[in-house]
RNA sequence: ACAGAAAAAGCCAAACUCGCUGCGAAGCGAGGACGGAAAGUCAUGGGUCUUCAUUGUGAAGAUAGCCAGACUACCUGUC
Numbered sequence: 001a002c003a004g005a006a007a008a009a010g011c012c013a014a015a016c017u018c019g020c021u022g023c024g025a026a027g028c029g030a031g032g033a034c035g036g037a038a039a040g041u042c043a044u045g046g047g048u049c050u051u052c053a054u055u056g057u058g059a060a061g062a063u064a065g066c067c068a069g070a071c072u073a074c075c076u077g078u079c
Base pairs, nucleotide, nucleotide: 001078002077003076004075011036012035016031017030018029019028020027021026034065040071041070042069044068045067046066047063048062049061050060051059052058053057
């Protein structure tokens, strides 16, 4: 630098349940593992969703485990 077939020191943790916060999407904590090689970070572009106003549409939000992009990083392999 490139790649992620196999493996793995370790890492994260879907659905669901309980508690708390929020009008809500959803978030956080505990349990729990469907999965993940960036399921680490950033709402920049698109998508989806929520709330309010609403004809269009606009405003404010949510989602990084929807896709793309940017930045950083572990392990293994090859050069």
Record summary:
Predicted 3D model of a 79-nucleotide RNA (c-di-GMP-I-GGC riboswitch aptamer) from Sulfurovum sp. The coordinates come from a structure-prediction model, not an experiment, and the mean pLDDT is 81. Taxonomically the source falls in Sulfurovum (Bacteria, Campylobacterota, Campylobacterales, Sulfurovaceae).